[in-house]
RNA sequence: GAGUCGGCCGGGCAGUCGCUGCCUUUGCCAGCGAUGGCGAAGGUGGAGGAAAGUCCGGGCUCCGGCGGAUCAGGUGCCAGGUAACGCCUGGGGGGCGCGAGCCCACGGAAAGUGCAACAGAGAGCAGACCGCCCAAGUCCCUCACGGGACCGGCAAGGGUGAAACGGUGCGGUAAGAGCGCACCGCGUCGGUGGCAACACGCGACGGCACGGUAAACCCCACCUGGAGCAAGGCCAAAUAGGGAAGCCGCUUCCGCCCCUUCGGCGGGCGCAGCGCUGAUCCGCGCGCGCUUCCGGGUAGGCCGCUAGAGGUCCACGGUGACGGGGACCCCAGAGGAAUGAUUGCCCUCGACAGAACCCGGCUUACAGGCCGACUCUU
Numbered sequence: 001g002a003g004u005c006g007g008c009c010g011g012g013c014a015g016u017c018g019c020u021g022c023c024u025u026u027g028c029c030a031g032c033g034a035u036g037g038c039g040a041a042g043g044u045g046g047a048g049g050a051a052a053g054u055c056c057g058g059g060c061u062c063c064g065g066c067g068g069a070u071c072a073g074g075u076g077c078c079a080g081g082u083a084a085c086g087c088c089u090g091g092g093g094g095g096c097g098c099g100a101g102c103c104c105a106c107g108g109a110a111a112g113u114g115c116a117a118c119a120g121a122g123a124g125c126a127g128a129c130c131g132c133c134c135a136a137g138u139c140c141c142u143c144a145c146g147g148g149a150c151c152g153g154c155a156a157g158g159g160u161g162a163a164a165c166g167g168u169g170c171g172g173u174a175a176g177a178g179c180g181c182a183c184c185g186c187g188u189c190g191g192u193g194g195c196a197a198c199a200c201g202c203g204a205c206g207g208c209a210c211g212g213u214a215a216a217c218c219c220c221a222c223c224u225g226g227a228g229c230a231a232g233g234c235c236a237a238a239u240a241g242g243g244a245a246g247c248c249g250c251u252u253c254c255g256c257c258c259c260u261u262c263g264g265c266g267g268g269c270g271c272a273g274c275g276c277u278g279a280u281c282c283g284c285g286c287g288c289g290c291u292u293c294c295g296g297g298u299a300g301g302c303c304g305c306u307a308g309a310g311g312u313c314c315a316c317g318g319u320g321a322c323g324g325g326g327a328c329c330c331c332a333g334a335g336g337a338a339u340g341a342u343u344g345c346c347c348u349c350g351a352c353a354g355a356a357c358c359c360g361g362c363u364u365a366c367a368g369g370c371c372g373a374c375u376c377u378u
Base pairs, nucleotide, nucleotide: 001376002375003374004373005372006371007370008369009368011346012345013344014343015342016341017340019046020045021044022043023042024041025040026039027038028037029036030035048352052363053362055361056360057359058358059357060228061227062226063225072224073223074222075221076220077091078090079089080088081087092106093104094103095102096101107219108218112217113216114213115212129158130157131154132153133152137150138149139148140147141146166184167183168182169181170180171179185208186206187205188204189203190202191200192199193198232303233302234301235300242294243293244292245291246290247289249288250287254270255269256268257267258266260264273286274285275284276283310329311328312327313326314325316323317322347350
């Protein structure tokens, strides 16, 4: 000088005036009540590393649920961590980088099905376009050597493509070819190391098969009940309806009309009384009415609502994620939604951005600055 990885900060200090939660003391008011509203004084707390996207995982709450299977969705190398995860840590494999390091959806293609544009002769147990070869066979020319044609042989070379049925070399051959051999690669079985993924400059066997694609269907293994704080819980009027107990009446009562009229009587019409019982009485039951009580729900009010997988520090175990332990601390909790304004001083002149039930992650946005470890070059 160039770079890699990890961690941290996110204007500071002081004053004044506001806004808002809570605590103590206290004044007034509203309501049947539950509770609430308006104030005063003092004390005390008041946004983030992402509060964001709402993409995963859990807590909490209600509903459902014997167990299993199917369907659907998700995850996908191995081991560990965790409440759990698609997260994190360590390891293995592959790729990139001189390196520190970075990236990977990284199970199965010798179960089955499907797909592969364009180019190319041929795209799956393939293929003679250019090319190579005439050794064998047939024919022609030639006295012969030899030449030519046919029938054929060849996957070594060229060319196409993302991909063309192992690579290099030697032998071999008419030319060729794992056709043979050596090495490399590959496969199967075994051995060794490792918990495992996997590794091996270990052994034997096999001339070599099994092309690619599963964020294509599919197969295998594992995971998943649904809805969400407007979840949900508690207190609790009026009215209507439900239940229980009691009471009185329901047989001459009541209302209306007509005649008469002080009152009343009579007649007619309507009527919640009914059943046991045809009639009367008594009794019982049901129903209607009244009173009291109970329970559910509504209006209304309160809770859920922030003490938690919590934070800071210390030492211990572990390579690490993390775990267990000790000491100390309490750190927003609203419900139209608070965290602002101003003054002074200072600096590097200040980015992205605002809690709404809570927590663990991931992802995205971010001016500038600080610290540590490491790499390469000079």
Molecule: Bacterial RNase P class A
Organism: soil metagenome